This is a predicted structure of a 77-nucleotide RNA (Fluoride riboswitch aptamer (crcB RNA motif)) from a Bacillota bacterium. Its mean pLDDT, the model's own confidence on a scale to 100, is 79.
């Protein structure tokens, strides 16, 4: 000093918010406060149909499960 795996911690998983799990990206630059602050990447941005780069149509606040919240429908007071 390279490389790969694990643990840890940062992000992410088509409409909010939390708790368990699961998957997925973790590479760079500037600062100095250093398991620190900012900036870009990177994980991520659903389905169908058609005269197809546009226009029309459906589903769900979940990755997954439970519970909050706001929207909707039904039904009782």
């Nucleotide at each position: 000093c390279g490389c790969a795996u694990c643990a840890g911690c940062g992000g992410c998983g088509a409409u909010g918010g939390a708790a368990u799990c699961c998957g997925c990206c973790g590479c760079g630059g500037a600062c100095c406060u250093u398991u620190g602050u900012c900036c870009g990447a990177a994980a991520a941005c659903a389905c169908c149909g058609c005269g197809a780069c546009g226009c029309g149509g459906u589903u769900g606040a979940u990755g997954a499960c439970u519970c909050c919240u706001a929207a909707a429908g039904c039904g009782u007071a």
The source organism's lineage runs through Bacteria, Bacillati and Bacillota.